RNAcentral holds the sequence, with entries from ENA. Bacterial RNase P class A from Thiobacillus sp., 289 nucleotides, folded computationally. A source record names the gene rnpB.
[in-house]
RNA sequence: AAAGUCAGCCAGACAACCGCUGCCACGCAGGUGGGAGAGGAAAGUCCGGGCUCCACAGAGCAGGAUGCCGGCUAACGGCCGGACGCCGCGAGGCGAGGAAUAGGGCCACAGAGACGAGCGUAUUAAGUUACGGUGAAACGCGGUAACCUCCAUCCGGAGCAACACCAAAUAGGCAGACGAUGAAGCGGCUCGCCGAGUCUGCGGGUAGGUGGCUGGAGCCGGUCAGCAAUGGCCGGCCUAGAGGAAUGGUUGUCCACGACAGAACCCGGCUUAUCGGCUGGCUUUUCCA
Numbered sequence: 001a002a003a004g005u006c007a008g009c010c011a012g013a014c015a016a017c018c019g020c021u022g023c024c025a026c027g028c029a030g031g032u033g034g035g036a037g038a039g040g041a042a043a044g045u046c047c048g049g050g051c052u053c054c055a056c057a058g059a060g061c062a063g064g065a066u067g068c069c070g071g072c073u074a075a076c077g078g079c080c081g082g083a084c085g086c087c088g089c090g091a092g093g094c095g096a097g098g099a100a101u102a103g104g105g106c107c108a109c110a111g112a113g114a115c116g117a118g119c120g121u122a123u124u125a126a127g128u129u130a131c132g133g134u135g136a137a138a139c140g141c142g143g144u145a146a147c148c149u150c151c152a153u154c155c156g157g158a159g160c161a162a163c164a165c166c167a168a169a170u171a172g173g174c175a176g177a178c179g180a181u182g183a184a185g186c187g188g189c190u191c192g193c194c195g196a197g198u199c200u201g202c203g204g205g206u207a208g209g210u211g212g213c214u215g216g217a218g219c220c221g222g223u224c225a226g227c228a229a230u231g232g233c234c235g236g237c238c239u240a241g242a243g244g245a246a247u248g249g250u251u252g253u254c255c256a257c258g259a260c261a262g263a264a265c266c267c268g269g270c271u272u273a274u275c276g277g278c279u280g281g282c283u284u285u286u287c288c289a
Base pairs, nucleotide, nucleotide: 001285002284003283004282005281006280007279008278009277010276012254013253014252015251016250017249018248020037021036023034024033025032026031039260043271044270046269047268048267049266050265051159052158053157054156063155064154065153066152067151068082069081070080071079072078084095085094086093087092098150099149103148104147105144106143107142115140119132120131121130122129163211164210165209166208173202174201175200176199177198178197185193186192218237219236220235221234222233223232224231225230255258
């Protein structure tokens, strides 16, 4: 230098103006000022957990998942390390892998016969013993569990439209008091008219509102332990939180001309989509010193 391999990172940049959604400060208020505002996958919803409600003495059945050995983790079907097998010159990549003497099923082609004992030849007192082209397997302590199954371990159900709180109007409900010996109504009182409910309290639900909602298994840096995944300690930081749903538009300059895509309770993974670019480790080959 070329080709490759593994790991990590970026995702047009800058400026001005006009908007939109939260937050903070000031103001009685109209408002003013400041600051924040999508992703590496926010996606698929495929695994795992937090959280909430329901159920629950304990155990089991059914069903599902996983399956070499060890470790990490809140947990996992994830990750790390190691052994083994396959691929690659190599760095490296890929791997549903416990049990076949619990039982059932199946075994292409070839072969007389393929799962259970028979068949052929020889042999023996005796299915007693030996051999049998083919085929992965043949007269058996064969193979197959990515067939059922067995074993071990794990798993209660539903999901933020969870759930909690405040709470109208109207119509029900419950309790008490009064009422045909006339309640309520007819503007206050009496007479009169009318004629069956009236008043008070409680409680649940609905509309509506509020919380749940983002400070967290958080991020960054350092250091220590560990091969690593990961964990401990120290310091610093706050980084969307809406509710028909904001995160946008215009202009200018520049470049390599910009992909896939967009939060809706949160987090750890996996998978899938993705223009292009950067950094580092390692491998192979070639060249130069």